[in-house]
Context: one part of a larger RNA
């Protein structure tokens, strides 16, 4: 490299927009790049090849002819595909009017439980915490209960194999702006599409900056324990951080470990939304989440109209284990670090 793969064995990029390219609905002219045919020339010769044949008794050797050299480049035709170019069409794709549906998002505001904390009020010897203690609180009145206030986070029920997003992720209520399906009308554009290398945007947690805010919670850290030891596990405190703004940062078991689009292929439940018929017994259809299975796949596990079945397109990735997601460069960053990303050597 040609294959062959990529859910779990090595592999699907975290996601989305999107340039190039790659691949693309029906139906008609046209052209004649590609194609595909005849036909010149060229592919130097010579050895080799292959056929035929002839020469050494025969073969190796050897001679003689003629393909062949699969290419390029003219020309002369052919016109199914496939390309340009041209009218057309409506199914793919988009507007487009009616509906609808949801923890999409973003900003204000605003509720009650708890938790802590202050202040008063009852009240006394204890709390608190463990496997059992002890450090801790407490006669300066603590726990515990009453009323009253403050502050910060989070939103019990409802709540679900529920629903929304492209992914991360998204839940107390109200409003405001805004983003999206879906469903049904088929009025309108008339192939506008699908993928998408680079690029640009998003991207939990945790972490940086510079301002604020700090009730829980708690790295770090101090202490009590446990223990041979305990730099834990268990406890009593406890600071960064954990909340907000605005800027960095860009990785996760960013998982369905399962790329994105498109058509296709037994049934059977359940469920969310929109359209419906109604015989009032039920019951269709479109789009979603879900569970079981037939056919196929599949190493097996199982996966099966949400396929890991059957095909097309396009992209990303793999090619024994270590060494290593390391080192060196390079590029990104305040810097922790992130991307890209190897070899010696072993086995």
């Nucleotide at each position: 490299u040609u294959g062959g793969g990529u859910u779990u064995a090595a592999a699907g990029g975290g996601a989305g927009c999107g340039u190039a390219g790659a691949c693309g609905g029906g139906a008609u002219g046209u052209u004649a790049a590609g194609u595909c045919a005849g036909u010149u020339g060229u592919g130097a010769a010579a050895a080799g090849g292959c056929u035929g044949c002839g020469g050494c008794u025969c073969a190796a050797c050897c001679g003689c002819a003629g393909c062949a050299c699969u290419g390029c480049a003219g020309u002369u035709g052919a016109u199914a595909c496939u390309g340009g170019c041209g009218u057309c069409c409506u199914u793919g794709a988009g507007u487009g009017c009616g509906g609808u549906u949801g923890a999409g998002g973003u900003g204000u505001g605003u509720g009650g439980a708890a938790u802590u904390c202050g202040u008063g009020g009852u009240g006394u010897a204890g709390c608190g915490g463990u496997g059992a203690a002890a450090u801790g609180c407490u006669u300066a009145g603590a726990u515990a209960u009453c009323a009253c206030g403050a502050a910060g986070a989070a939103c019990u029920c409802c709540g679900a194999u529920u629903g929304c997003g492209a992914a991360g992720g998204c839940a107390g209520c109200a409003c405001a702006c805004u983003a999206a399906g879906c469903c049904g009308c088929u009025a309108c554009u008339g192939a506008c599409g699908u993928u998408g290398a680079g690029g640009c945007u998003c991207g939990a947690a945790a972490g940086u900056g510079u301002g604020g805010g700090u009730a829980u919670c708690a790295a770090a850290c101090a202490g009590g324990a446990u223990u041979a030891g305990a730099u834990a596990c268990c406890c009593u405190g406890g600071u960064a951080g954990u909340c907000c703004a605005c800027a960095c940062g860009g990785u996760a078991a960013a998982c369905g470990a399962u790329g994105a689009a498109u058509a296709c292929u037994c049934g059977c439940u359940g469920u969310u939304g929109g359209c419906g018929a109604u015989a009032u017994a039920u019951u269709g259809u479109c789009a979603g989440c879900g569970g079981c299975c037939a056919a196929g796949c599949g190493a097996a596990a199982g996966c099966a109209u949400u396929a890991a079945g059957u095909a097309u397109u396009c992209c990303a990735c793999c090619u024994g284990g270590g060494g290593a997601g390391u080192a060196c460069g390079c590029c990104g960053g305040c810097a922790a670090c992130g991307g890209u990303g190897a070899a010696a050597c072993u086995c």
This is a predicted structure of a 347-nucleotide part of an RNA (small-subunit ribosomal RNA, central domain) from an uncultured bacterium. The coordinates come from a structure-prediction model, not an experiment, and the mean pLDDT is 87. It matches the Rfam family "Bacterial small subunit ribosomal RNA". Its family is annotated with ribosome and structural constituent of ribosome in the Gene Ontology.